[in-house]
RNA sequence: UUUUGAAAAAGCCAAACCAGUUGUGAAGCUGGGACGGAAAGCUACGGGUCUUAAUGAGACAGCCGGGUUGCCUUA
Numbered sequence: 001u002u003u004u005g006a007a008a009a010a011g012c013c014a015a016a017c018c019a020g021u022u023g024u025g026a027a028g029c030u031g032g033g034a035c036g037g038a039a040a041g042c043u044a045c046g047g048g049u050c051u052u053a054a055u056g057a058g059a060c061a062g063c064c065g066g067g068u069u070g071c072c073u074u075a
Base pairs, nucleotide, nucleotide: 002075005072012037013036017032018031019030020029021028022027035062041068042067043066045065046064047063048060049059050058051057
């Protein structure tokens, strides 16, 4: 550097749900929680889903690709 995620270890993240809080809303944030995750880190670039009185715009990275960085481990 490429590759594997079988086994193991050190750590990491945290769905549903509950409470608080922000927002018209999708949803975000904080705490609890533990279904899962080897990128469930970051990024709305392509597709997709969703929201809004407003097509002005906005939400989702734990839907699939792309880009980019990275722990342990197999070869």
This is a predicted structure of a 75-nucleotide RNA (c-di-GMP-I riboswitch aptamer) from Desulfamplus sp.
The coordinates come from a structure-prediction model, not an experiment, and the mean pLDDT is 84.
The organism belongs to Desulfamplus, within Bacteria.